[in-house]
RNA sequence: GGGGGUUUAGUUUAAUGGUAGAAUAAUGGUCUCCAAAACCAUUGAUGGGGGUUCGAUUCCCUCAACCCCUGCCA
Numbered sequence: 001g002g003g004g005g006u007u008u009a010g011u012u013u014a015a016u017g018g019u020a021g022a023a024u025a026a027u028g029g030u031c032u033c034c035a036a037a038a039c040c041a042u043u044g045a046u047g048g049g050g051g052u053u054c055g056a057u058u059c060c061c062u063c064a065a066c067c068c069c070u071g072c073c074a
Stems, first nucleotide, its partner, number of pairs: 001070007010024004018054001026042005047063005
């Protein structure tokens, strides 16, 4: 340099075009002599930019980060 893959909440992940869910974590509460566990509630996410579309996590282009494969020339 070329080819392929991944990027969604603090973390792990679901969602194949139609209002982004879950688990865990965090915070608050109930319970308890205290704590843990359990239960209830709350908070929090689509890597950046552009395009297509009535509508984009999803399709297209580009950039970035990470991972894998692989040369050629000088």
Background
This is a predicted structure of a 74-nucleotide RNA (transfer RNA) from Candidatus Wildermuthbacteria bacterium RIFCSPHIGHO2_01_FULL_45_20. The RNAcentral record of the sequence draws on ENA. Its Rfam family is "tRNA". It is annotated as a transfer RNA. Its mean pLDDT, the model's own confidence on a scale to 100, is 83.